[in-house]
Context: one part of a larger RNA
RNA sequence: UUGGGCGUAAAGAGCGCGUAGGCGGACAUUUAAGUCAGGGGUGAAAUCCCGGGCUCAACCUCGGAACUGCCUUUGAUACUGGGCGUCUUGAGUAUGAGAGAGGGAUGUGGAAUUCCGAGUGUAGAGGUGAAAUUCGUAGAUAUUCGGAGGAACACCAGUGGCGAAGGCGGCUCACUGGGCCAUUACUGACGCUGAGGUGCGAAAGCGUGGGGAGCAAACAGGAUUAGAUACCCUGGUAGUCCACGCCGUAAACGAUGAAUGCUAGUUGUCGGGGCGCAUUGCACUGUUCAGUGACGCAGCUAACGCAUUAAGCAUUCCGCCUGGGGAGUACGGUCGCAAGAUUAAAACUC
Numbered sequence: 001u002u003g004g005g006c007g008u009a010a011a012g013a014g015c016g017c018g019u020a021g022g023c024g025g026a027c028a029u030u031u032a033a034g035u036c037a038g039g040g041g042u043g044a045a046a047u048c049c050c051g052g053g054c055u056c057a058a059c060c061u062c063g064g065a066a067c068u069g070c071c072u073u074u075g076a077u078a079c080u081g082g083g084c085g086u087c088u089u090g091a092g093u094a095u096g097a098g099a100g101a102g103g104g105a106u107g108u109g110g111a112a113u114u115c116c117g118a119g120u121g122u123a124g125a126g127g128u129g130a131a132a133u134u135c136g137u138a139g140a141u142a143u144u145c146g147g148a149g150g151a152a153c154a155c156c157a158g159u160g161g162c163g164a165a166g167g168c169g170g171c172u173c174a175c176u177g178g179g180c181c182a183u184u185a186c187u188g189a190c191g192c193u194g195a196g197g198u199g200c201g202a203a204a205g206c207g208u209g210g211g212g213a214g215c216a217a218a219c220a221g222g223a224u225u226a227g228a229u230a231c232c233c234u235g236g237u238a239g240u241c242c243a244c245g246c247c248g249u250a251a252a253c254g255a256u257g258a259a260u261g262c263u264a265g266u267u268g269u270c271g272g273g274g275c276g277c278a279u280u281g282c283a284c285u286g287u288u289c290a291g292u293g294a295c296g297c298a299g300c301u302a303a304c305g306c307a308u309u310a311a312g313c314a315u316u317c318c319g320c321c322u323g324g325g326g327a328g329u330a331c332g333g334u335c336g337c338a339a340g341a342u343u344a345a346a347a348c349u350c
Base pairs, nucleotide, nucleotide: 004321005320006319007304008303012318014200015199016198017197021193022192023191025087026086027085029083030082031081033080034079035076036075037074038073039072040071041070042069048064049063051061052060053059090190091187092186093185094183095182096181102176103175107171108170109153114148115147116146117145118144119143120142124135125134161168162167205246206245207244208243209242210241214240215239219235220234221233222232257317258316259315260314261313262312265295266294267293268292269291271289272288273287275286276284299306300305323350324349325348332343333342334341335340
């Protein structure tokens, strides 16, 4: 390279936006670049094949085929491409209605923990398997009132909702992104994917400055134990919180890339729409879009299982895999303050 693959065997980039490129709806017309057909030119010789000549052979030689190509010319026009025109189903816009922990910012609330002050009150409290370290007659624990401060938001809460992913949950005001439904009014293919690029990206970690209630790596002590650099207990610093800047990784998981079309059903639930029954119940029944679950045919799968939210049947584009170890390592490059990240081998060995 060909071929085969990527839920769990090796393999889907953590997720968007988007450049180049690749691919791309219906109809009509034109062109004839790709495509197809005919003709011409060229495609050195040798090599190859048939025959002939040296007594044979090597060798020599006549002829043929081939040289799958390129150039040119005459045509064909289904498909692809180019030009032009039209269309509305893809895509978008408009109008109306409505759901939501979507985002950043403002203010604010109650419960709880801790600390401080005051009152009542007296000998224990705390902790454990049992204890001890620890706190307490300088008045603890308990209880009542007042105050301070930080962080998180019980119930509602739901295989509920929203977001591209990471993720998002007290209440409030304004700002702001996206999606769904209905009307089909407008534009008329404006689309899909996306190498590079660029942005976002949990936790931990880093820099500067704040903050610090609880929790708690490190650390100290008490236990346990043969030991105990642990599990348990008492303390406790970074950190966890905020602002700005970096890091760029996760079992970043549905271990399942994105988009489009097609292919039995049954049953929950969330958000809309219209219809019917009923009559106003805010219900019920069937129905139609859009999500989110459970099952289950065909089909697929090594099996497990998947099954209109496909791992089925197809098309387009991107990423990735190629025995185990060495190794996601070394070296080099790029990025980073660092930690390190990313790109990424070989010897050797089984």
Overview:
Small-subunit ribosomal RNA, central domain from Cucumis melo, 350 nucleotides, folded computationally. Its Rfam family is "Bacterial small subunit ribosomal RNA". Its mean pLDDT, the model's own confidence on a scale to 100, is 87.